[in-house]
Context: one part of a larger RNA
Order: sequence, then structure tokens, then C1' cells
RNA sequence: UGACGGGGGCCCGCACAAGCGGUGGAGCAUGUGGCUUAAUUCGAUCCACGCGAAGAACCUUACCUGGCCUUGACAUCUAUCACGAAAAUCGGUGAAAGCCGGCGACGGCCCGAAAGGGUGCAGGGGAUAGACAGGUGCUGCAUGGUUGUCGUCAGCUCGUGUCGUGAGAUGUUGGCUUAAGUGCCGCAACGAGCGCAACCCCUGUGUUUAGUUACUCCUCAAGGAGGUCUCUAAACAGACUGCCUCGCUUUAAACGAGGAGGAAGGUGGGGAUGACGUCAAAUCAGUAUGGCCCUUACGGCCAGGGCUGCACACGUGCUACAAUGCUCGGUACAGAGGGACGCAAGACCGCGAGGUGGAGCCAAUCCCACAAAACCGAGCCCAGUUCGGAUUGGAGUCUGCAACUCGACUCCAUGAAGCCGGAAUCGCUAGUAAUGGCGCAUCAGCUACGGCGCCGUGAAUACGUUCCCGGGCCUUGUACA
Repeated sequence: UGACGGGGGCCCGCACAAGCGGUGGAGCAUGUGGCUUAAUUCGAUCCACGCGAAGAACCUUACCUGGCCUUGACAUCUAUCACGAAAAUCGGUGAAAGCCGGCGACGGCCCGAAAGGGUGCAGGGGAUAGACAGGUGCUGCAUGGUUGUCGUCAGCUCGUGUCGUGAGAUGUUGGCUUAAGUGCCGCAACGAGCGCAACCCCUGUGUUUAGUUACUCCUCAAGGAGGUCUCUAAACAGACUGCCUCGCUUUAAACGAGGAGGAAGGUGGGGAUGACGUCAAAUCAGUAUGGCCCUUACGGCCAGGGCUGCACACGUGCUACAAUGCUCGGUACAGAGGGACGCAAGACCGCGAGGUGGAGCCAAUCCCACAAAACCGAGCCCAGUUCGGAUUGGAGUCUGCAACUCGACUCCAUGAAGCCGGAAUCGCUAGUAAUGGCGCAUCAGCUACGGCGCCGUGAAUACGUUCCCGGGCCUUGUACA
């Protein structure tokens, strides 16, 4: 100087408390451990476990079994050989890959009117040989890059000066204050940098400008008119403790509390943004890369299987256990997105998944697309039920060479556990929690109940900081570094 303390002081955070809803019990989905297996590819353990994976039937795929290839699926080059090839196509064998065989235009230069002849490797492919390719093989404790975490915590440092023999200190400590090393005052310090804040984006109000596909009006429609409103999208305005009162105090500042005006008030709300560093943290399997290793195999191709196995254990979720509910009928109101190998309307067929068909749309125009909860009416009457939907049987639809291992969805039948969950434990402070639906990426299809967004309905509680956890500053002890 740090680190640590079941030392002290001050302070903060959904850290506790106050509340609301969950997890832990059930069924299922999903990830992991374990077990099993020919293989169940690999990585990730406070910071892994709906994670890499924003899509494992084949492919992916790295794993296993079997069949094949050896200058190789891919790159550059050298030597030799033959140039009439390779591909496409056909045949044999085969699960395919592969192997074997057939058929199958030569372009350049020179001569030539052409037919044709000659030449040679600058192009192209082939064979052989060699340099080499190739490796998701090892090492993240050799690395780059990227990322997690402490933590969006308020800290981390430097120059000069001063003090100290020195390590180092001071500044950065102190008082007040802040979300903040934020600011003010004081002070052997005076300044500065990286962080904080602001600058950036979205959202909340208004003005101006601009209107088509949007909006308003006329019209059955086609179409026409308008520039008010909604909206769209660009520029600006607006909030700064600016104004008032009180408090605090060194009647100084910073600051705190309240008020006015205002769409918005004290950082308005949300996002992006992550200092010096810590964990030899994670990643050689995204890519790059040193070293090591393999080279008729640890490389490459293919078929089938596996990654989906199941006594069990854990994490994360979904659906429930019901009456603030379930079923049936009626009837409103969104936003944000996607669409050409695409989205697909009306119509018709089917109980339905879906099918036939194809108007319109490269989309503020057309389509996906009926939002659902809510509201109105009816039934159910507390029961393992008109709750709950697992499981299983049957019949189907769709995608796709192909749904056996191993897809999703529909209909009929079946109707399991489950009556609110032990110890323990998680999230959340407002348009939040809770709850309802909608969209998108990946994608042929989908095991999505996941992820990322969008809007609807819309709470309760916070006395307080004693305690638990994490953190910041000062101080103290230490046989620790």
C1' cells in the first nucleotide's frame, strides 16, 4: 500500500421489510447430471443447465456401424505422357458412394480460296509422380479477436509541486450535498485524463412544411374534390431548479421541501452507451493463429443408425387443480411486423386439419388477419364434476425423395395424475407486477409451451434500515500478500 475481520461509523441497491404473483407437490415440454449404448458428437458448473442451437427425420453432423477413395471434395505449382477429351448421356455391379465399360464438339498459331495438312503448349480437361492439400485432432495455462462477471457500481489514474531515508503519502481526506469523485465550501496543493452527466435513438406536447396508397367530403361503384382533423415524416420549439415561498447554513454557495404556470418538473419515461482492472473466467467448435500430432488416415465420399435412448436426480417453462370459473351463442376495440421459389381474398367442397381455384398485391393501396381477454344472454351448481387434459385405440390432413426408429396438425373414442403444493426459494416499485391475445426471425415441415418484439385490461405496497445478501467511502486490528 492492499486484502481480510462473526471490528466501528456513514451510505446505497426489489438486499431485507410491506405487498402481489410464482417455483418447490401433479401431468407434459425442454436443458443438464447420471445410467445405458456400437454411438448416445463437443463445449458450458456463483458468471452452465428453453445456454452455443434464430429450427438434429436425410442433410445439418462434428458421433457409431458398414461399403468405398488416396495429389484427394477444395488451392497453387513442377516434371513426364497421351491429346481428341471432361461434363452431359447410356450399360454392368451396388444400399449409395465408388468401380468397370460404351458413346461422346477440340480451340490457338502457320500453309491454304475451301476441303484439308502441319505445328506446339499460352488455354482446357485427363493419367502418372512429386511439392502439397485436408483435420470440428490436442493445447483458451502459448495467442489475437470477442464475451461474461463484479457493475451502469462511482470509481481508476496522471503531470508539476510539497512531505517522507524509503516503500509511499498528499491531490482523491474533511463539512454539507447528489443518482453520481454530482456540486459547493475548506485545505500544500494546483491542474488534467479515463469514467459520471450531456451530446445519439425511441416515446410524451405544440408549430411550420409536405400530402398518396392515409384522412375528410360527394358518389351504388368507377371516379372526383379538399389541405381542416387523424395519420404519415422532416425541420424547429419546449424543461433550464428558469420563476415564487420556506428550510439548511458561515443569514456564502451547493442543495432540500412545497407552489405557480405547463403536455411534461426537478435525470419526464425507455434504450444505446460498461472506466482502471478482477476471475491464468469462457471460447483453438464462428473465424484467425504459434506449437504439437495424423497423412491409403485423426483426411475425403456414401448408406443406415445415433445426437430423440430411461430405474432415477436437478434447473427453466407450459397446462391445470376450477364458479373472479367452464361451455355455448351474440357483439366491440389494437399495435408492431411479414409477403414473389412469396402472401393469397371472394366463391365452392370437407365436422375439421385442409382441398379446388385463383381476384389482388413487389404492397400506408392487396393479402396474412376473425385480435383475445372485456361486454351481453343462456346453461352448469361444488362433484374428481359440463374442472383437468395426460395416455392409448381408430380414421385422416399437410410438408418433404422419404415421417418405422423420429414431424406437426385435425376428427371420433378414451379419459390418468391433479382438490393450491414440506423444508426451502424466485420475480416485480407503475402503464410496472399480474393477466389476454397478435407478429417476427430461424424454417420444406416442425417437436416454439423457447427467443425477440407489439398492443389490450391493469393493481397492491414501501413504517423503516435492526437483521440476511451484494456494493461504495472513511477509520481500526492483523503472526496474511